[in-house]
Molecule: transfer RNA
Organism: Candidatus Micrarchaeota archaeon
RNA sequence: GAGCCCGUGGUCUAGUGGUUAAGACGUCAGCCUUACACGCUGAAUAUCCCCAGUUCAAAUCUGGGCGGGCUCA
Numbered sequence: 001g002a003g004c005c006c007g008u009g010g011u012c013u014a015g016u017g018g019u020u021a022a023g024a025c026g027u028c029a030g031c032c033u034u035a036c037a038c039g040c041u042g043a044a045u046a047u048c049c050c051c052a053g054u055u056c057a058a059a060u061c062u063g064g065g066c067g068g069g070c071u072c073a
Stems, first nucleotide, its partner, number of pairs: 001072007010025004018056001027043005049065005
C1' cells in the first nucleotide's frame, strides 16, 4: 500500500429497518444465615465508536473518518 471482517452497559454476547435495545457474568440493596457462601427478590448501568446521507422510521442500509483483527504485497 491492497483485500476482507469487526466496533452494542464494567466484561462477554444477542438484536440485520418498526412498541420500552435482550441475556449471562459482574456491581448494589433486601430476604435467608450466628456469620460467610449458595439460593431467592429487586435496582442501577449502553441515546449502540464519530460525522454526514437515505427513509415516515436507522444499532441495523449508504458514504467518509477513527480504532482493532486476519490475509497479501